[in-house]
Context: one part of a larger RNA
Parts: sequence; C1' cells; structure tokens
RNA sequence: GCCAACGAGUUUAUAUGUACUGCAAGCUAAGACCUUAGUCGGUUGGAGCUGUAGGGAAACCGAGUGUGAAUAGCGCGUUAGUAGUACGUAUAAGACCCGAAACCAAGCGAGCUUGCUAUGAGCAGGGUGAAGUUUAUGGAAACAUAAAUGGAGGCCCGAACCGGUAGGUAGUUCAACUCCUUCGGAUGACUUGUGGUAGGAAGUGAAAAGCUAAUCGAGCUUGGUAAUAGCUGGUUCUCUCCGAAACAGCUUUUGGGUUGGCGUCAUGUGUUCCUUCUGGGGGUAGAGCACUGGAAGGUCUAAACAGGGAGCAAUCUCGUUAGACCUAUCAAACUCCGAAUACCAGAGAUUAAGAGCAUGGCAGUUAGACCACGGGGGCUAAGCUCCGUCGGUCAAAAGGGAAACAGCCCAGAUCUCCGUUUAAGGUCCCAAAAUAUACACUAAGUGCAAGAAAGGUUGUGACAUUUCAGAGACACCGAGGAGGUUGGCUUAGAAGCAGCCAUCCUUUAAAGAUAGCGUAACAGCUCACUCGCUCAGAGAUGACGCGCCACAAAUGAUCGGGGCUAAGUGUAUUACCGAAAACGAGGAAUUUACGUGUGUUCGCACAUGUGGAUUGGUAGGAGAGUAUUCCACUCUGCGUUGAAGCGAAAGGGGUGACCCAUCGUGGAGCGUGUGGAAGUAAGAAUGUUGGC
Repeated sequence: GCCAACGAGUUUAUAUGUACUGCAAGCUAAGACCUUAGUCGGUUGGAGCUGUAGGGAAACCGAGUGUGAAUAGCGCGUUAGUAGUACGUAUAAGACCCGAAACCAAGCGAGCUUGCUAUGAGCAGGGUGAAGUUUAUGGAAACAUAAAUGGAGGCCCGAACCGGUAGGUAGUUCAACUCCUUCGGAUGACUUGUGGUAGGAAGUGAAAAGCUAAUCGAGCUUGGUAAUAGCUGGUUCUCUCCGAAACAGCUUUUGGGUUGGCGUCAUGUGUUCCUUCUGGGGGUAGAGCACUGGAAGGUCUAAACAGGGAGCAAUCUCGUUAGACCUAUCAAACUCCGAAUACCAGAGAUUAAGAGCAUGGCAGUUAGACCACGGGGGCUAAGCUCCGUCGGUCAAAAGGGAAACAGCCCAGAUCUCCGUUUAAGGUCCCAAAAUAUACACUAAGUGCAAGAAAGGUUGUGACAUUUCAGAGACACCGAGGAGGUUGGCUUAGAAGCAGCCAUCCUUUAAAGAUAGCGUAACAGCUCACUCGCUCAGAGAUGACGCGCCACAAAUGAUCGGGGCUAAGUGUAUUACCGAAAACGAGGAAUUUACGUGUGUUCGCACAUGUGGAUUGGUAGGAGAGUAUUCCACUCUGCGUUGAAGCGAAAGGGGUGACCCAUCGUGGAGCGUGUGGAAGUAAGAAUGUUGGC
C1' cells in the first nucleotide's frame, strides 16, 4: 500500500412540541394478591400529580388584583384538559467516536548509571634519578664540594586497561552511537569484580538540570479515568420538496458562545407583498461665492508701518500691515442654490408567485471572495485594507465563450432524442462556420487578447486657415553686395563683427554704420538685399487617423500554435457556426385549479382525467422509501428432486437504495405478508485486528 472483518447520535430521568390512542376531569406510583416457564399478564392500591382562578415581594383580596391619594391610567389576568406511545429538541449524566500534554494516590525499581561503603583483583617494558646513606677532600665544628649508593614522583616515553581529540566510515547501519586511522591518561583525585546502601514533593551529582534500567526541567506500573480538550480528524443506504449565512447587539469576547437577522416545517390570516400614480420632508451629486475660511492678479484708501534707497531738509520712492472694489478661483467638517435615486404616506390597477404578516417546532450561519459603482486609509500602490449599494457572480452552479483561468461575458443542468433556432463569442488550417461584400488606412509583422509614458518625428493619409506666384514665385546656377567711413568713444590695436553711444546720408537694380565664420589689427569667405538664367507651383500654421524612435533581465522563443500584408485596423452590410438557453416530440415527479369515482369520524382521504406553474444546489429543515439482525403471528410457505452463502457481463422489474429469475459452486437450513425491537448500512478517522 491493497483486501477482509470490526469501527461513531445510544440509554435513563425530567421538561417541552408534533402526531396518534384512551377517557372527559384524567392518571395511578410503590406495595399487596392471583396467575405463569418467566421479571410476561391480570386484579387491587387515589398516597400523590395535573387541571378547574388569578393578582401581589407579602399580609391579603378575588373575576379581579398590583401600583396609586384615586372610583384615573397602566401591568398581569377573567376556566379544559389528562395519561400513555412514537418521533423532534433541551437539561443532567462519559452523552456521536477516537486523541493530549498534564494532576493526584498507592506501589515497583540503584542487575544501567551517580555518590558512599565492605572485601578482593589489575597495571609489559624503557627513561629520569629527589630525600637519605656511605666514602673522599676541606674545616675546630656547623657544614660545603665531589664520587658512589639509593630509588622518590597526582614525574617522562609507551602496551594491557580506562578514555573518546580530529578526520573518515556508517546513517532501511555489524551497531537505537558502531568501525578505521589518529589522539589523551596509563602508581593514581587510577581501573575493576562481588556484596551492601541512598528513590520520585525524593535521591545522587569535581554541576552538564547530568544520572536514577534505550524513559528525566521531575522515573516506571496500576488506580482516580471513558480526566478535560471553546482544538484537529472521522461519522456508514436511496429518492423527493424547499434552501441559507459569513451581518447587528452583548460577551476576559474576537477561529468560542448567546439574542436578533436570513432557511425550513406546521397552524392561522387571506393580497396585507411587489409595482404604477399622487402627495411629502430632505441638503447628497452638481453648482456657487451670499456667509465661514483658503488662495492669485490689479486699482484705490488708511496707518504713532518691519526694513531699505535718494536728499542738508521738506519730501519722494521701493516696500509692510489693514480695508474697500474689480477680474479669475478653492472647500468632508462653507452654502444664496440644488437634482436623479432612495425613503414615508395615500389611492388605483395587474398579478396568485415557494408573495406578505403573525404564532410555534427544528436549524445552520456570525473566517467570506472577486467584479461594478460611491467613498475612507495607502502612493487616486497592491490579487492591499475598511465601509456603503437588500447591486452581480462564486461560495452552494454544471453548460458555452475568455488558449489554460471559483468571483469576468452568455446562460441557470427533472429525464430521453444522430430534431429545430439562437446568446456571448466567432467563420484560412489545427477547429464547427465567409479565404464574404463595399470603402478607407497601416508597411511598422505595427497588429492578429490586455499592456508602456514624457519627449521627439520633412514616415504616410485626409481636413482646415493663410502667404507668395506667367506682372515669373520657391530651389539650383551666373553676377553684384558699393561710397562718406577705419562712424564716434574706448583701446597697445578696435577698420561692419571685444565693449559703450548713435545707427544717418549718398550712388543705386540692390547693398545692415552689418546676421555668421575669420584676423594681433587689417585682409579674406558667406548672409540679408538686387539683377539675370530657368519655368510651375512654393512656403507657414492648426487640429485629426495609422505608424516610427524612445523600449535593457535573467533555462528557448512565440499572436493558443501554424502562420497572415490580411487571416491587421476603422466604418457599414448580409450569410453562417455556436450552449445542458429557447422551441419541438415523448416520459417522470412536485404543486395548483377544475372535473369524475370510491371511502368517510362529514374535517377530509385515496385513485384517476384535463389545464397551468415548477423540478442546479453546500450548511440545514421537511417528506417518502430500501436493506440488515432478532421477536410475534401468518403463508397449515420453500428445502438433500439441494437452504443460506459465494461466482457470472450479458435476462426481467423499480426514479433509486434494491428486488426477482438463470447457470455453476455449495451442502442444511431459509423465506413471504402484517406488526414490533434494534449491537441497523463504511471509503476515508497518520482508525483497530488479521492476511498478502
């Protein structure tokens, strides 16, 4: 991992609701007696309980009572149930099942390990050479020196032994800590055998919270014990009807509760719902500047007005502050104004829907997500966060489209059909349908889903305004571009061209006291301006369409791909394709209206026919069934002429759970119908046990 078996809402008491049954006041409990195979059954038993009256804290009063001064007002009241059974739910219990870490008690452990203790054992070999002693020499001696002797040491090197430094090995191991190489101690605070001793609120510890039997920041075993778990996981057959919530208040509350909201079922009411019209109040969007404030420009006025400039001064001037006016403005906490929606009330009409409302039983939900719009926070960041819109979808929704893609677009799947038509979106091939039509644009593979800016562009298309132009424009080419004069000043120089001032006149077809380059200064080369040559358009501006540059990212690129010059973009048109949508044909169920039949406790129930509507679904509510085991009765059922069980893909029935045949195997029990009772359904729980 797979298979098989086992594996989770039970039982009792009380309360309450619904259904049914008995009685009308209802019911007996314990006990006793009878009977029995029996704890079954029957009789008795009225103790007690509920009901028949409530109100008040109570005294108390009583169809009333409490409050109160009240005869007022207001609150609560002003008569039908009771017992049982089944089911739903609550409460108390282990209370649907499994699951802690822990807490407490009583015991068991020191054969591992820690300390202590008693008694034993072990330590190759080599080195060093303390004290002491002896001798010699010196000395009066103490003593010194030398040699020999001696054999000390938590001494040295290094086996056994004890350890475990570094690296490797191993890491489903040889091993739940090993192996190899290397390394530390190795006469000592050494190592070790055996016996003893100290224990869990504790012991022991050269101290690491180490060790106390692979267990230690509190051992192990059993018990309390089914501890508790607002937490995680799991919770077993079918079909039918409806179908949520992720919000509000409170909460030692925020991943939990509880009340309300939203679901469902029952009963009642009977259109009260929605919608249309009419009438309302408002101060939002917008707008505005009349108030409150902000802020820009200008004019004027005032000032015992910061500060500065000019002037001897008077004064003038730049400014400062405040105000008035004009122009143009800004505001969630401004408003002279002011919608659309929404909300409230009234009236009317349509509709009869899983509308509204009320009471009661049962819930679930209270982590929501994205999208659109109105906003707050943030950076007008976020697949961000927080509100609003009874907004939409998902959640709880499948189908088609968006390449793929919960929340986007289309559209809500009762079942069957090799029927029809469409939606969104598409029609060259992958791949169903136009290589469709008409007119344009794009040359960038721009583009063919979305997605790039400021800035730049004599890319190209179309539009508009305007200037010059056969009296010859624009561009090229030929030529001129002069004189006073080197204007004056300044300057070493200043001659059109460093700088300052002025910027005239003349000759002309035209020519600046010079627009640029240049020189030390001149010179020189162009320009403006003019003539000629030539011959038809040439410039400027505005706004628009599609392009181009700007444009750099990490494994190999791409529009989904191929590929496309349309199969791109824009405008218009006609066909076609395209879904579980709509329609058609045929079934099923639910519900409703109207018939028919049968039954009836006269409330209605069942069957059947026709018409309408409906039938996605998580949590959840309601209903109807299937299957398993056992019991009672039943079929005076089936069975060795073959029961149950098992195997088979093939038959038949049922919407389905499932049921009935057939064949094989098997070898002894089993079923139908009606009731009853439950150890009543497995795929999941790191489920339990067994097998492989």
Predicted 3D model of a 692-nucleotide part of an RNA (large-subunit ribosomal RNA, domain II) from a Minisyncoccota bacterium. Rfam family: Bacterial large subunit ribosomal RNA.